Description:
Transfer RNA from Vanderwaltozyma polyspora, 72 nucleotides, folded computationally. RNAcentral holds the sequence, with entries from ENA. Its Rfam family is "tRNA". The prediction has a mean pLDDT of 80. The gene name in the source record is tRNA-Gly.

Parts: sequence; C1' cells; structure tokens
RNA sequence: AUAGAUAUAAGUUAAUUGGUAAACUGAAUGUCUUCCAAAUAUUGAAUAUGAGUUCGAGUCUCAUUAUCUAUA
Repeated sequence: AUAGAUAUAAGUUAAUUGGUAAACUGAAUGUCUUCCAAAUAUUGAAUAUGAGUUCGAGUCUCAUUAUCUAUA
C1' cells in the first nucleotide's frame, strides 16, 4: 500500500434475519452477621463516530476511526 474481519454496560456474551436493547460476572447501597465471607433485595451503567434508506436501524448502505489477520 491492497484485501478481508471485528467494534453492544467495567469485563464476557445475547437480541428470532428491521419492530423499539436482555443476561451473567464485577461495582455501589441496604438486610443478615460480633466482623468478614456467603445469601438476599435494590440501583447505576452500553449499540465505535458521522451521514443515508425506512413509519421504524444494534441489524441494511456509504464514509471515517481503532484493533486483528493475510499478501506485497
């Protein structure tokens, strides 16, 4: 430089082939406990960025950014 792939919560993964984002671990707070742990209840937190198509986009299209792989 060229080609391909990936990007969703702090981490790991879902989301029926476009129909309105779910869970586990972790974090915070409460209960329990002499204390810790365990258990239990609650809370907060996400679609890489920007456009387009559509009544409706995590999903489709384009560009950009980052990472990875291959070739030279």